Context: one part of a larger RNA
RNA sequence: UUGGGUUUAAAGGGUGCGCAAGCGGUAGAUUACAUCGGCGGCGAAAUGUUGCACCUCAGCUGUAAAAGUGCCAUCGAUACUGGUUUUCUAGAGUGAGGAUGAAGUAGGCGGAAUUUGUGGUGUAGCGGCGAAAUGCAUCGAUAUCACAAGGAACACCGACUGCGCAGGCAGCUUAAUAACCCUAACUGACGCUCAGGCAAGAAGGCGUGGGGAGCAAACAGGAUCAGAUACCAUGGUAGUCCACGCAGUAAACGAUGACUGCUAGCCGUAUGCGAUACAUGUAAGCGGUUGAGCGAAAGCGUUAAGUCAUCCACCUGGUGAGUACGUUCGCAAGAAUGAAACUC
Numbered sequence: 001u002u003g004g005g006u007u008u009a010a011a012g013g014g015u016g017c018g019c020a021a022g023c024g025g026u027a028g029a030u031u032a033c034a035u036c037g038g039c040g041g042c043g044a045a046a047u048g049u050u051g052c053a054c055c056u057c058a059g060c061u062g063u064a065a066a067a068g069u070g071c072c073a074u075c076g077a078u079a080c081u082g083g084u085u086u087u088c089u090a091g092a093g094u095g096a097g098g099a100u101g102a103a104g105u106a107g108g109c110g111g112a113a114u115u116u117g118u119g120g121u122g123u124a125g126c127g128g129c130g131a132a133a134u135g136c137a138u139c140g141a142u143a144u145c146a147c148a149a150g151g152a153a154c155a156c157c158g159a160c161u162g163c164g165c166a167g168g169c170a171g172c173u174u175a176a177u178a179a180c181c182c183u184a185a186c187u188g189a190c191g192c193u194c195a196g197g198c199a200a201g202a203a204g205g206c207g208u209g210g211g212g213a214g215c216a217a218a219c220a221g222g223a224u225c226a227g228a229u230a231c232c233a234u235g236g237u238a239g240u241c242c243a244c245g246c247a248g249u250a251a252a253c254g255a256u257g258a259c260u261g262c263u264a265g266c267c268g269u270a271u272g273c274g275a276u277a278c279a280u281g282u283a284a285g286c287g288g289u290u291g292a293g294c295g296a297a298a299g300c301g302u303u304a305a306g307u308c309a310u311c312c313a314c315c316u317g318g319u320g321a322g323u324a325c326g327u328u329c330g331c332a333a334g335a336a337u338g339a340a341a342c343u344c
Stems, first nucleotide, its partner, number of pairs: 004315003007298002012312001015199003021193003025088001027086005035077004040072003049065005091190001092187003095183001097181002100179001103177001105175005110154001115149007125136002162169002205246006214240002219235002222232001257311002261307002265289005271283003293300002317344002326337004
């Protein structure tokens, strides 16, 4: 390279947008790049193949043919692909209408609880555990009542639910946005995928400045234990929160790339359409179960891991190793790219 694969065996990029590039709907006209055909030229000889001849035969040799799968020129064909041009509405988008949702951003507000402070009542314990102790408390704790401060998170509703490209999103409310569904008025293939690139990207971490109630790496002393740098308990700093930058990784998982068409059903659920209600239907979701088919099996099964096509990414025995070296990025931590020897 050909071929084979990627849920779990090695292998889907964590996600989106998107230039180049690849691929691309209906019906005409035209062209003839690609494709196909005819004819001409070239395609050295020898070798090789086939026929014949020759030395008794064979080998060797001679002779003829085919072949030389290709290139160039020329004349044609036009179904498919391509180019040009016209056309259509089934893809895609715009408009009108509509409802839904924890979708995002910015602002305002709320109650419960924890903690702390002040004051009142009140007196000897409280707290904690398997049992204890460290700890707190007569300078009045714990308990209880009132008031105040401050930070963080939003019980019930809550779901097998909903929304978002992913990360993710939950008290109430306001503002301006985005998404979705329906309709078919408009545009008329404007599409799909996407190497490099760009953007957003949990937690933890870093920088600067704030904030700091609770929780809590590190740390301290108390226990446990043979030991206990742990599990348990008492404290407790970074951090967790906010603003602006950086970082760019996760079992970033459905361990399942995106997009199109096709292929049996049944059940539940959330949102519409169907004037309303029941039943039924339908659209686009979220789930369960099973058929054909697929699969090594587990299982998947119209939300495919079935089937058809396009494009991208990735895999090629284990260990060494996501290491070394180099390069790029980063304040650093580190990230990205990414081997080999040795060995089984």